Annotation
Model confidence (mean pLDDT): 76 of 100. The RNA shown here (FMN riboswitch aptamer (RFN element)) has 126 nucleotides and comes from Desulfoscipio geothermicus.

C1' cells in the first nucleotide's frame, strides 16, 4: 500500500406565529428546514487528496406483497459567465413516507428503533 473477514463508534433539520372555526401547530396567510454516495467549471495565501446540488444520477428510511424475492416511492425554471454548468452567480418557483387527529415536511407515535454511509481498529493477503 492492499483482496477479504470481523469489531467499535458516529450517522436528520424545521412554528410556543396570525386568521377563520365548536374544533386546525393539519385549512388560509406568513415563517422555517434540507440524510448519504457520485458528478461539479466555484471556494480557500497557494496546492489539493479538503469543502461545494433538497428538486441531475444512484441510495436510505417508509409503504404494498405471495415477505426468498418482487413492486411502489417527491420536486427547477429564467437570466448571466463560459469550450463546457438543471451543480457556479443573480432572480423566481416547486417538493417532502406511514399511523393518529379538522386534511400535517415542521405536532404526537412506531423510534432509547432502523439505516444509506462515515471514521477508526483487529486479523490476514501481496
Nucleotide at each position: 500500500a492492499u483482496a477479504a473477514a470481523c469489531c467499535u463508534u458516529c450517522a436528520g433539520g424545521g412554528a410556543c406565529u396570525g386568521g377563520u372555526g365548536a374544533a386546525a401547530u393539519u385549512c388560509c396567510g406568513u415563517a422555517c428546514c434540507g440524510g448519504c454516495g457520485g458528478u461539479a467549471a466555484g471556494g480557500u495565501c497557494u496546492u489539493a487528496u479538503c469543502c461545494g446540488a433538497g428538486c441531475c444520477c444512484g441510495c436510505g428510511a417508509g409503504c404494498c406483497u405471495u415477505c426468498a424475492g418482487g413492486g411502489c416511492a417527491g420536486a427547477u425554471c429564467c437570466g448571466g459567465u463560459g469550450c463546457a454548468a438543471u451543480u457556479c452567480c443573480g432572480g423566481g418557483g416547486c417538493c417532502g413516507a406511514c399511523a393518529g387527529u379538522a386534511a400535517a415536511g415542521u405536532c404526537u407515535g412506531g423510534a432509547u428503533g432502523a439505516g444509506a454511509g462515515a471514521a477508526g481498529g483487529u486479523u490476514g493477503u501481496u